[in-house]
Formats: sequence, structure tokens, C1' cells
RNA sequence: AACAGAAAAGGGCAAACCUAUUGAAAAAUUGGGACGCAAAGCCGAGGAUCUAAGGUAUAACUUUUACUAUGAUGGCCGGGCUGCCUGG
Repeated sequence: AACAGAAAAGGGCAAACCUAUUGAAAAAUUGGGACGCAAAGCCGAGGAUCUAAGGUAUAACUUUUACUAUGAUGGCCGGGCUGCCUGG
């Protein structure tokens, strides 16, 4: 070093929920808050899931339904890159 681990030490992140903001929505950001996480750090051109503004189709007559990602999720999985400590 590869690899393994989270017992110790120092720590880190932050689910649900609530506040404010953005967004058509999913969701995101901010502040609080901790369910958990040994990568719950980064990457959305592998898959999966969520949403459906716009578009298409259908019925209907001012309204329904279906499909669709260019949108979202890295705390869904896989993969890539990087990192603290210990063993080695």
C1' cells in the first nucleotide's frame, strides 16, 4: 500500500416533524430537531422509484382519464472518485 473494521480517540452528517423561502408538483434551501449512517462525502450519461408543468391521446363540453422527463431522489441499489482513526 492492497484489504478489513468502527472497539477506542477526535469528530462528522442529519430522518420524521415544525418555521421561512423557491417550485406546477415531486422535492430543494434555510433555522430548529435527531431516526439513523464507517463514507448518510462528491458524481444523476447504469438501473429503479417519485412528480407531470409542457406535450400527446381519449372522452367530454370549460371538464375527466391515460402516457411521457427535459424535473427530482446519492439517506433506493449498483458503479466511479476522494477522505479521518485503528489493525495490517
A computed fold for an 88-nucleotide RNA from Neobacillus niacini NBRC 15566, annotated as c-di-GMP-I riboswitch aptamer. Taxonomically the source falls in Neobacillus niacini (Bacteria, Bacillota, Bacillaceae, Neobacillus). Rfam family: c-di-GMP-I riboswitch aptamer. Rfam describes the family as follows. GEMM was predicted in a large-scale screen for bacterial structured RNA regulatory elements.